[in-house]
Predicted 3D model of a 342-nucleotide part of an RNA (large-subunit ribosomal RNA, domain IV) from Karlodinium veneficum. The organism belongs to Karlodinium, within Eukaryota. The RNAcentral record of the full RNA draws on ENA.

Context: one part of a larger RNA
């Protein structure tokens, strides 16, 4: 010097990205316990007190008691007494300290996300990611749809639409607006287009002829596409400019252009806000974070779900109480290693 520990005056997060690490809390019994809530919870909430040993006292033994004794002829039941067991009260007593060691919750307030228990990157990520119950759309009538295979065949399923496959969403509560022009899917089939095969007719070669052969071909000809409709919890999308009210400002109102339709409810500087440390309020002596508002949403928005939400979380923010060598600011000690000498 490095590592693993122990202790520390005064202060107590001033450390730091951040209380990381450490300290603190801790068992059992009694009292006591808020907001909120899906009435189950929250809750071991929080908070307060007790705890060893000895003696005495009066109780209880109901749910299960145990052993022995007495009474009735026996069994069973019941009763009495003693012991045993349990907790309590009172008094005494040792120590710094009585769950004296070990073991053994820190807690509170307020947000974000995800309902929850669960799952995951074996060896840098455990999460807000995945799953989930629930919701919804869609396919499938059984030799099912779908999947694997060249096939036989198998799974689906020894199931049968309250079933099975696929997609999206993700408890619960309140809800889920407008657009079918584009793309997709579903339905329709009158018309247009359209392949092979068909084919009236024309044509080449050969031939006396019949035929055979070469090429063209009106016409007719399926699905598909065009076309006509439907469909957004299908893929997706959801405007601009100008003017206007008796201060000013603003614009309920008007005009105009474009569109398939111009973003509804709710939320909003947000896990989304560039400008931005927006502005106001709260908290602090001081707050780019945090909480509550405002709305000028660069570029929220309704199952690529919107907004809430009790409970839950080794999740991610902010604040506080307790506590501490994290720090002011370092010191002493124990052990191991290193180093020096032998």
């Nucleotide at each position: 010097c490095u590592c693993u520990c122990u202790u520390u005056a005064a202060g107590g997060a001033a450390c730091u990205c951040g209380g990381c690490a450490a300290a603190a809390u801790a068992g059992c019994c009694u009292c006591g316990u808020a907001a909120c809530u899906u009435c189950g919870g929250g809750a071991g909430a929080a908070g307060a007190g007790g705890u060893g040993c000895c003696a005495u006292u009066a109780a209880a033994g109901a749910a299960u008691g145990a052993u022995a004794u007495u009474a009735u002829a026996u069994a069973g039941g019941u009763u009495u007494u003693a012991u045993c067991u349990u907790a309590a009260a009172u008094g005494g007593u040792u120590g710094c300290a009585a769950u004296a060691a070990c073991a053994a919750g820190a807690c509170g307030c307020u947000g974000g996300c995800g309902a929850c228990u669960g799952u995951u990157u074996a060896c840098c990520a455990a999460a807000a990611a995945c799953a989930c119950a629930g919701g919804u759309c869609u396919c499938c009538g059984c030799a099912a749809a779908g999947u694997u295979a060249c096939a036989a065949a198998a799974c689906g399923a020894a199931g049968u639409a309250u079933g099975g496959g696929g997609g999206c969403u993700g408890a619960c509560a309140c809800c889920u607006g407008c657009c079918c022009a584009g793309u997709g899917c579903c339905g329709g089939u009158a018309g247009g287009u359209u392949a092979a095969g068909g084919a009236a007719g024309c044509u080449u070669g050969u031939u006396c002829a019949c035929g055979c052969u070469c090429g063209c071909g009106a016409c007719g000809g399926a699905a598909g596409c065009c076309c006509c409709g439907g469909u957004a919890a299908a893929c997706g999308g959801c405007g601009g400019c100008c003017g206007u009210a008796a201060c000013a400002a603003u614009a309920a109102c008007g005009g105009u252009c474009c569109u398939a339709a111009g973003g509804u409810a709710g939320c909003g500087a947000a896990a989304u806000u560039c400008c931005u440390u927006g502005u106001c309020g709260g908290g602090u002596a001081a707050g780019u974070u945090c909480c509550g508002a405002c709305c000028c949403g660069c570029a929220c928005g309704a199952a690529u779900g919107g907004u809430g939400u009790a409970a839950c979380g080794a999740c991610c923010g902010g604040c506080g109480u307790a506590c501490u060598g994290u720090c002011u600011c370092a010191a002493a000690g124990a052990g191991a290693g290193g180093c020096u000498c032998g």